[in-house]
Bacterial large signal recognition particle RNA from an Acidimicrobiia bacterium, 270 nucleotides, folded computationally.
The gene name in the source record is ffs.
The prediction has a mean pLDDT of 75.
The organism belongs to Acidimicrobiia, within Bacteria.
Rfam family: Bacterial large signal recognition particle RNA. The family's RNA type in Rfam is non-coding RNA gene.
Order: sequence, then C1' cells, then structure tokens
RNA sequence: UCGUGCUAAGCGGGGCGCUAGGGGUGCCCUGUACCCGAAAUCCUCUGUAUGCGGGGCCGAAUCCCCACCCGAGGAGUGCUCCUGGCGGGCACACGGUCGGCGGACACGUGGUGUUGAAGGUCGGGUCCUACGCGGCGGGAUGCCGCGAACCGGGUCAGGUCCGGAAGGAAGCAGCCCUAAGCGGCUCUUCCCGGGUGCCGUAGGAGCGCCUGACCGGAGCCGGCGGCCGCCGCCACCGCCGGGCAGCAUCUCCGACGGUGGGGUGCACGA
Repeated sequence: UCGUGCUAAGCGGGGCGCUAGGGGUGCCCUGUACCCGAAAUCCUCUGUAUGCGGGGCCGAAUCCCCACCCGAGGAGUGCUCCUGGCGGGCACACGGUCGGCGGACACGUGGUGUUGAAGGUCGGGUCCUACGCGGCGGGAUGCCGCGAACCGGGUCAGGUCCGGAAGGAAGCAGCCCUAAGCGGCUCUUCCCGGGUGCCGUAGGAGCGCCUGACCGGAGCCGGCGGCCGCCGCCACCGCCGGGCAGCAUCUCCGACGGUGGGGUGCACGA
C1' cells in the first nucleotide's frame, strides 16, 4: 500500500417550555432524515447525566469526530442607550384656553364727523383770596303778652286803730300797674358764626375738564376683538425617580449550508 472480516461512531439537528439539573414525549425552526413500543399532575437518567426497551442498516472515511465561517429561527437585556401607555413628584421657558392688570396700534368691529374732525387764536366757567349783597342759625334791641299770698307801686270795699266830732292813719281781699324773669313775633336796628349762594366786584391761578366766538377743512375716539408684556389657572411637553408593555443595529443559543494538506481503530493475509 492492497484485500478480507470486524468494532467504536453514525442512521438528524436546534430553540423554547418543563425540571434542582441533563435528555425525551409537547410547541416552533430547519429540511428528508432506519423500524416497532410507552411517556404530562409523564418517561428515563444524575455531571462519565445529552433519553429508555426491542430489532435492523452502514461502517474507519464523500460518510464518524473536531475547529472556524455563515446564519433560518428563538430567548434575554436595555444604567450607559430606544419606543409607547400607566401612575407619583418637581418646575415653568414655549404653549393652551380662561380670568385679571397694564401698554402700543386705527387691522377688524363700534361710535363720531362737511348739520364741520384734528389743530389753532381769543374769551368765559369750574379752582383760590378779599370785599359786598343775599340767605340760614344764634344773640341783643324792638314790639306784644304773662308775671309778686306777705317782705313792689297805685286805689284800697269790709274790718281795725286814733279822735268828742270833723276828720285822719296803717292796710287784707279785689281791681289796675310794674321789677326780676318767662313766653311769643321776626316788622326795625346791631353783633357774631358757617360744610351758606346757578349772586356781584376786584385780584390770582391757570394742569386738566366744560363751554362761546372765529380760523381751519377731514379726520377723530382705545368701548370690544385682534397684537405685546406681567400675574393667576390648566394640561401637554420637559426633568426626576417607579412600574408595565413593545422592540434591536446590543447580548446569548443556534438548524441548514460552507471551509480545513485537521483528528480517529482491531484481527488475518499478500
């Protein structure tokens, strides 16, 4: 090296799920790949776990084993670093609409204007001071009335007293009057006061407003909306942290396929 006969291995694999864990039955992927039997509140094993029982084929390399590449498919994570709901907190730039305040503007609306706008000139009022006048209030004066049991006046009946008489004296009641005082009136005069006056005179102040006359010849007015700013309110967005779900270009497993001068027996004979 060749031939013959054998043996190990192989005759599908993978992901998920289940399990303390490894396999199988289950679901899915791959794609064609011996047969029979049992297996879910299951079957069989224990890190030499990568199924169990029975039978068959092939067989030492195209075929078995290993490494690498690719990658169907599956799973996971997502703080760095994704997306979408949920609920909590913080904050207020932009925003929303609602409310309030302020501002600018004739854009809209409304009002006003050739029966004359804006603007201008002259004057008056509104404001202040003084004086006057008026009014109001108070007081005085004035006028009227009332007003003294006795201690005011006059007259003093009766009565009393003095006197021989004539007559005289004091004097109560009554009547008349009056003082202090009280009341009434506001016609006279005077004084005082003011949250006094469509009043008058003089002076002052004149920003604003009102108003008259004249000039002028077309605008004027910020009431509402719109615009700008501030404040309040509100949720979205934002930020912080929580949890749920999705999903990958990240992580893991990985069939099929590809690459490799890679690895692996025994006996007999020539």